[in-house]
This is a predicted structure of a 108-nucleotide RNA (SAM riboswitch aptamer (S box leader)) from a Planctomycetota bacterium. The source organism's lineage runs through Bacteria, Pseudomonadati and Planctomycetota. Model confidence (mean pLDDT): 82 of 100.
RNA sequence: CAGGCAUCAAGAGUGCGUGAGGGUACUGGCCCGUUGAUCGCACGGCAACCUGUCCGGCCCGGUGGUUGGGAUAAGGUGCCGCCAGCCAGCCCGCAAGGGACCGAUGUG
Numbered sequence: 001c002a003g004g005c006a007u008c009a010a011g012a013g014u015g016c017g018u019g020a021g022g023g024u025a026c027u028g029g030c031c032c033g034u035u036g037a038u039c040g041c042a043c044g045g046c047a048a049c050c051u052g053u054c055c056g057g058c059c060c061g062g063u064g065g066u067u068g069g070g071a072u073a074a075g076g077u078g079c080c081g082c083c084a085g086c087c088a089g090c091c092c093g094c095a096a097g098g099g100a101c102c103g104a105u106g107u108g
Stems, first nucleotide, its partner, number of pairs: 004107005013043005021032003026089004044080003049076003052072004056067004085102001090099003
């Protein structure tokens, strides 16, 4: 960089520094931001994707394998202002809504 699978309406903040942008492709809107956005650091937290540990199921009879089951939260990520990934665009539908596309995170 490309592509597969899963998830994306829940949850979680303080301080210091920085100093004008930011809201996940693009476009059109609409919002947030010097009452400090964004980004970085420190500590703290949320969550349970992966590993680990424990329990259960199944297989097998071995200090074993497997598991789209449960727990834990030690490790690897990720995430922690509000708005549902802010709304819309393309397809289906009278509409509500659903899907696609794009993007983000995890995993191989």